[in-house]
RNA sequence: UCAUCAUAACUGCUGAAUCCUAGAUAUUAUAGGUACGGAGGAACCAUUUAAGGGGUUAAUCCACAUCACUGUGGUAGGGAGCCUUCUAUCCCGAACCCGUCAGCUAACUUCGGAAGCCUUAUUACGGAAGGAGUG
Repeated sequence: UCAUCAUAACUGCUGAAUCCUAGAUAUUAUAGGUACGGAGGAACCAUUUAAGGGGUUAAUCCACAUCACUGUGGUAGGGAGCCUUCUAUCCCGAACCCGUCAGCUAACUUCGGAAGCCUUAUUACGGAAGGAGUG
């Protein structure tokens, strides 16, 4: 390198959100970077502003009930253990922010780099095809 056979293990999952360095403290903050993400911002093109408009995100929209809060059902869309596709089953379909203002957008400017769950987490034994890796 080629061919053939066998094939899961390592705890992991959602998410952009991982990792490194320094020094301080002696019981916890701080600073600088970083994998990886978001926003603003020309020309050209496009668009039309008060029942405002817009952004992150999968998380939009509809119907019914309710004085309202809210509830029920569905839905665009999203997630589930090596990876991709199909399929089965299950689950989510929230929340927050800007503040009258932002389309796209090269140069450029700027921000985030969390949080939560956990073998009772649905799918380490859902299935099929292909692939990587390993023996």
This is a predicted structure of a 135-nucleotide RNA (c-di-AMP riboswitch aptamer (ydaO/yuaA leader)) from Tissierella sp. P1. The source organism's lineage runs through Bacteria, Bacillota, Tissierellales, Tissierellaceae and Tissierella. Rfam family: c-di-AMP riboswitch aptamer (ydaO/yuaA leader). About the family: This family represents a conserved RNA structure found upstream of the ydaO and yuaA genes in Bacillus subtilis and related genes in other bacteria. The RNAcentral record of the sequence draws on Rfam.